[in-house]
Context: one part of a larger RNA
């Protein structure tokens, strides 16, 4: 020239659309960020309605007690989700990426399809009660209670076992919930629950290529390399272990050292290639530091658990509590990097039968000229070539149609009205079709309703040139020049270089020239 997550120094109007802790993976005050189900379950509390008892009176009110009917709420059981989303880049030279391949030898909740089942039984425990220790976190002990929790027994297509194979044989399940109808015997519709198969998804595994520097790093290895058993795992395998046998890898750079998260991509560069991995996406990796496992279908789990350490906090000293590399925000250290905001209106995701509830994911707003991009700071006319200024040969030039003045215009910023789109749904509303014995349920149209941005974008209307320009060079590279002041001083300065008394190179004026809400320094890669 170019580019940045930039930073600094002068300036500084608006508006989109992006973008912002790169350094201490230092420490962290305080709000939040993961819950929901009462259509799993026994309790508890509330309210409203009937229907009774028993007191006061003002004779129909007021107050208690009891049942029964409804409707809201949830501490605890117990499903399900907390493994996803969101953050950081320590640590990793590694099957960690990435790309091709094998599905070899494997799991995969929820979801899709398809086949069968869901019968009969028990025993207990939170919770509620009574008692105790404790400062506190919390913890014991009695009694008593449920269920979609949890143990058995039946039943078993097929799956697993055993038999050479088919057949057979042995073995392994389960739970109910809520509606409607009814002739009270039952029949059903949704959700669900178990067994087994295919299917999807997602994930574990294992293998060829491929990507840093460094020989002043030349040998490295004993579970190491391979064999046969066994254990172990969803799976193969020295994963692991006994035994045996001595093998494996390297100059095509092994072993060690350093330094590093990888990749789609990003700058640049005609291209080769070079640098480089911020946003956004894919994958790994990590959650104070180190070590374990446990529930799970998944973890060796970021707001679990346990064990050790560092550090902070509380404490009645006996003991206990904590992890912002979520979102905000505070110190810190630094050249530096933003709000302790609104919302769940939509997108998405978790519970739920729904209605809903949760969501610092996400949508939005602020604040930052940190970036690209558009847009204005006015337009046309206007010589007596004003006045001031600077410069002179003192004539005069130059600022300059520049300004005054006239005539318009309304961008944008102000003021006042008007006002969306983002909404798709959701309903205890009545009826209509499909379904059905009827119903539930499904649908289509009516009715009501849901919007944080926000009285925001748009529109119109009003006033009025009013509010809106600035840095940085001017020796040569390199576009752009004279005075004054200094006088090898003070200072310039990217190279070369400039300054000792006529400096277009320092300083200040006028003038010019280049970019313009920017412009220059400085870092850093091409």
């Nucleotide at each position: 020239g170019a580019a940045c997550g930039a930073a600094c120094g002068c300036u500084g109007g608006c508006g989109g659309c992006g973008u912002g802790g790169a350094u201490a993976a230092g420490a962290c005050a305080u709000g939040c960020a993961a819950g929901u189900c009462g259509a799993a379950c026994g309790g508890g509390g509330a309210a409203u309605u009937u229907u009774u008892g028993g007191a006061g009176c003002u004779u129909g009110c007021u107050u208690u007690g009891a049942a029964a009917a409804u409707u809201c709420c949830u501490a605890g059981u117990g499903g399900c989700g907390g493994a996803c989303g969101a953050g950081c880049g320590a640590g990793u030279a590694a099957c960690a990426c990435g790309u091709g391949a094998u599905c070899a030898a494997c799991c995969u909740g929820c979801c899709c399809g398809a086949a069968a089942g869901u019968g009969g039984g028990g025993g207990a425990u939170a919770g509620c009660c009574c008692g105790a220790g404790g400062a506190a976190a919390c913890u014991c002990g009695g009694a008593u209670u449920a269920a979609u929790a949890c143990c058995g027994c039946g039943u078993a297509u097929g799956c697993u076992c055993c038999u050479g194979c088919c057949a057979a044989g042995a073995u392994u399940a389960a739970a109910g919930g809520u509606g409607g109808c009814u002739u009270c015997g039952g029949c059903u519709g949704c959700c669900g629950c178990u067994u087994u198969c295919g299917g999807a998804u997602g994930g574990g595994c294992u293998c060829g290529c491929g990507g840093c520097c460094u020989a002043u790093c030349a040998a490295c290895u004993u579970g190491u390399u391979g064999g046969u058993g066994a254990g172990g795992u969803a799976a193969c395998g020295g994963c692991u272990c006994a035994c045996c046998a001595a093998g494996g890898u390297u100059a095509c750079g092994a072993c060690g050292g350093g330094u590093a998260a990888c990749u789609g991509g990003u700058c640049u560069g005609a291209g080769a290639g070079g640098a480089u991995g911020a946003u956004c996406a894919g994958u790994c990796g990590c959650g104070c530091u180190g070590g374990a496992a446990c529930u799970g279908a998944g973890a060796c789990a970021c707001a679990g658990u346990c064990c050790a350490g560092a550090c902070a906090c509380c404490u009645a000293c006996g003991g206990g509590u904590g992890g912002c590399a979520g979102c905000a925000g505070u110190c810190g250290a630094g050249a530096a990097u933003c709000a302790u905001u609104c919302a769940c209106a939509a997108u998405g995701g978790g519970c739920g039968a729904a209605a809903g509830c949760c969501u610092g994911a996400u949508g939005g707003u602020g604040c930052g000229a940190c970036g690209c991009c558009g847009c204005g700071u006015g337009g046309a006319g206007g010589a007596u070539g004003a006045a001031g200024g600077u410069c002179u040969u003192a004539g005069g030039a130059c600022u300059g149609u520049a300004a005054a003045c006239u005539c318009c215009u309304g961008u944008c910023a102000u003021c006042a009205g008007u006002g969306a789109g983002u909404a798709a749904g959701g309903c205890a509303c009545g009826g209509g079709c499909g379904u059905u014995a009827a119903a539930c349920c499904g649908u289509g149209g009516g009715g009501c309703u849901u919007g944080a941005u926000a009285g925001u974008a748009u529109c119109u209307g009003a006033a009025g040139a009013g509010g809106a320009a600035g840095g940085g060079a001017c020796g040569g590279c390199u576009a752009a020049c004279u005075u004054c002041g200094u006088u090898c001083c003070a200072g310039c300065a990217g190279c070369c270089g400039c300054g000792g008394u006529a400096a277009u190179a320092c300083g200040a004026a006028g003038g010019u020239c280049c970019c313009a809400a920017g412009c220059g320094u400085u870092g850093u890669u091409c």

The part of an RNA shown here (small-subunit ribosomal RNA, 5' domain) has 526 nucleotides and comes from an uncultured prokaryote. The prediction has a mean pLDDT of 81.